[in-house]
RNA sequence: CCGUGCUAGGCGGGGAGUUAGCGGUGCCCUGAACUCGCAAUCCGCUCCAGCGAGGCCGAAUUCCCUCCCGAGGGGCGCGUCACGUGGCACGCUCCGCCGUUCGGGGCGUUGAUGGGCAGGGUCCCCUGCGAUGUUGGUCCGCGAACCAGGUCAGGUCCGGAAGGAAGCAGCCUUAAGCGGGUGCCGGCAGGCGCGGCGGGAGCUCCCUGACCGGAGCCAACGGCCGGUGGAAGCACCGCGUGGUGUGCUUCGAAGGAGGGUGCACGG
Numbered sequence: 001c002c003g004u005g006c007u008a009g010g011c012g013g014g015g016a017g018u019u020a021g022c023g024g025u026g027c028c029c030u031g032a033a034c035u036c037g038c039a040a041u042c043c044g045c046u047c048c049a050g051c052g053a054g055g056c057c058g059a060a061u062u063c064c065c066u067c068c069c070g071a072g073g074g075g076c077g078c079g080u081c082a083c084g085u086g087g088c089a090c091g092c093u094c095c096g097c098c099g100u101u102c103g104g105g106g107c108g109u110u111g112a113u114g115g116g117c118a119g120g121g122u123c124c125c126c127u128g129c130g131a132u133g134u135u136g137g138u139c140c141g142c143g144a145a146c147c148a149g150g151u152c153a154g155g156u157c158c159g160g161a162a163g164g165a166a167g168c169a170g171c172c173u174u175a176a177g178c179g180g181g182u183g184c185c186g187g188c189a190g191g192c193g194c195g196g197c198g199g200g201a202g203c204u205c206c207c208u209g210a211c212c213g214g215a216g217c218c219a220a221c222g223g224c225c226g227g228u229g230g231a232a233g234c235a236c237c238g239c240g241u242g243g244u245g246u247g248c249u250u251c252g253a254a255g256g257a258g259g260g261u262g263c264a265c266g267g
Base pairs, nucleotide, nucleotide: 001267002266003265004264005263006262009057010056011055012030013029014028015027020046021045022044023043024042034054035053036052037051038050063260064259065258066257067256068255072251073250074249075248076247077246078245079244080243081242082241083240084239085238086237087236091234092233093231094230095229096228097227098226099225101223102222103221105218106217107216114212115211117209118208119207120206121205122201123200124199125198126196127195128194129193130192132189133188134187135186136185137184138183139180140179141178142177148173149172150171151170156165157164158163
């Protein structure tokens, strides 16, 4: 060096997630790679690693290590957009109030604002009328075993008689009293109404009247500006979630380069 047979090893890998940790099932990337069974209320394992059964390759294009490039994933920061949430403050919008000014409007020389005067509205007292309430009278009804009246049957008494007397029941009437009614008359009362050239007080305000004086006065309205208060939204300041762009960092498939790795027998 060649051939034969073996062995280590290999027959996909990676990211996130899960886990004390690792691998797998499930998700994603890569891209083409033996078969079957197990597995998210998970499965298997314990330090480089799926477990069990079978098959194939086998010391190199295929195994192991290092480096380059790099699909893709993760973390952090920044910018931007959307949504949610909290706050500030009136910067914008809207609403209310106040003020200045302007516009139009109304009143005003048939006299504005203003001024003083008188009266009234207001309060107290007195008083008139009315109404209301209460009470008395008038009116009506009832109303007395005897101690109210009239008439008094019967009976009683006096009388020789004529006649007389008292008088129960009944009937009639009435007193006190009770009840009704509220028409009339009178008395009394007051958070009633109206009035009084009756008295007093008050006159901040309002009304009326005459007078002085001689040009302003009013606010229901609208606009500008300023002040002030409120509401939701925008803006602003924070926080969170998601999308997107970018920077840093981390893991890293496929691909490329370099290096490393046996045993036995025969020639």
Predicted 3D model of a 267-nucleotide RNA (Bacterial large signal recognition particle RNA) from a Solirubrobacteraceae bacterium.
The organism belongs to Solirubrobacteraceae, within Bacteria.
The sequence is in RNAcentral, with records from ENA.
It is recorded under the gene name ffs.
It matches the Rfam family "Bacterial large signal recognition particle RNA". The family's RNA type in Rfam is non-coding RNA gene. From the family's description: The signal recognition particle (SRP) is a universally conserved ribonucleoprotein involved in the co-translational targeting of proteins to membranes.